[in-house]
C1' cells in the first nucleotide's frame, strides 16, 4: 500500500453491494462457433469499537508487495 462474486477489479463527503470475463439455463443452427436472452443467499481478511446505519472511520491481529 493492497485484501470485495471462480478471475481482474469498481465502490473515496458513512445510508445497507456492482462491472467485465469465465460458468450456467434458453433462443438460433443439422451439428458448433459467433450473436441474443435470463441467472449471483458474495459473513466485502479476522476480531473488538464508534453510529440509528459501517465495505467506508478508529484499536489489534493474519495475508500479500
Nucleotide at each position: 500500500c493492497g485484501g470485495u462474486a471462480g478471475c481482474u477489479c469498481a465502490g473515496u463527503a458513512g445510508g445497507u453491494a456492482g462491472a467485465g470475463c469465465a460458468g450456467u439455463g434458453g433462443a438460433c443452427u443439422g451439428a458448433a462457433a459467433a450473436u441474443c436472452c435470463g441467472c449471483g443467499u458474495g459473513u466485502c481478511g479476522a476480531u473488538g469499537g464508534u453510529u440509528c446505519a459501517a465495505g467506508u472511520c478508529c484499536g489489534u491481529c493474519c495475508c500479500g508487495a

Notes:
RNAcentral holds the sequence, with entries from MGnify. Transfer RNA from a pig gut metagenome, 65 nucleotides, folded computationally. Rfam family: tRNA. Gene Ontology term of the family: triplet codon-amino acid adaptor activity. The coordinates come from a structure-prediction model, not an experiment, and the mean pLDDT is 82.